[in-house]
RNA sequence: AGGUGUUUAACUCAGUUGGUAGAGUAUCGUGCUUACACUACGAAGGUGGAAAGUUCAAAUCUUUCAACACUUA
Numbered sequence: 001a002g003g004u005g006u007u008u009a010a011c012u013c014a015g016u017u018g019g020u021a022g023a024g025u026a027u028c029g030u031g032c033u034u035a036c037a038c039u040a041c042g043a044a045g046g047u048g049g050a051a052a053g054u055u056c057a058a059a060u061c062u063u064u065c066a067a068c069a070c071u072u073a
Stems, first nucleotide, its partner, number of pairs: 001072007010025004019056001027043005049065005
């Protein structure tokens, strides 16, 4: 320098053909307990790596850039 892949909640990851963004863990609250833990229920937490384009509508399609991993020379 070229090629491929990844980027979504604090962490680990889903998301099918473009149609209101989810789970587990963690955190917080309530119940339970003498108390803690376990457990049940609930809540909060995301402008989807950045920007632009296409579209009535984009996590999803296109382009550029950035970070990381692998690979070729």
Molecule: transfer RNA
Organism: Poecillastra laminaris